[in-house]
A computed fold for a 72-nucleotide RNA from Sphaerobolus stellatus SS14, annotated as transfer RNA. Lineage of the source: Eukaryota > Dikarya > Phallomycetidae > Sphaerobolus > Sphaerobolus stellatus. Its Rfam family is "tRNA". The family's RNA type in Rfam is transfer RNA.

RNA sequence: GGCCGCUUGGCUAAGGGGUACAGCUUCGCACUUGUAAUGCGAAGACUAGGAGUUCAAAUCUUUUAGUAGCCU
Numbered sequence: 001g002g003c004c005g006c007u008u009g010g011c012u013a014a015g016g017g018g019u020a021c022a023g024c025u026u027c028g029c030a031c032u033u034g035u036a037a038u039g040c041g042a043a044g045a046c047u048a049g050g051a052g053u054u055c056a057a058a059u060c061u062u063u064u065a066g067u068a069g070c071c072u
Base pairs, nucleotide, nucleotide: 001071002070003069005067006066007065010024011023012022018055026042027041028040029039030038048064049063050062051061052060
């Protein structure tokens, strides 16, 4: 230098056009002599940034950045 993939709550991760699912974590309550475990509830991401397409974009296109791999 070229090619390809990935970027979504604090962490992991699904979703492939109609405002985001789940687990862990955190907080509260119940249970317990107390803690853990368990159960119930809650909080937390406008989806890496910009532009475009569309009635509508996390999703499609493009670009920038970051990151992993391959080739030279």
The RNAcentral record of the sequence draws on ENA, GtRNAdb and Rfam. It is recorded under the gene name tRNA-Thr-TGT-7-1.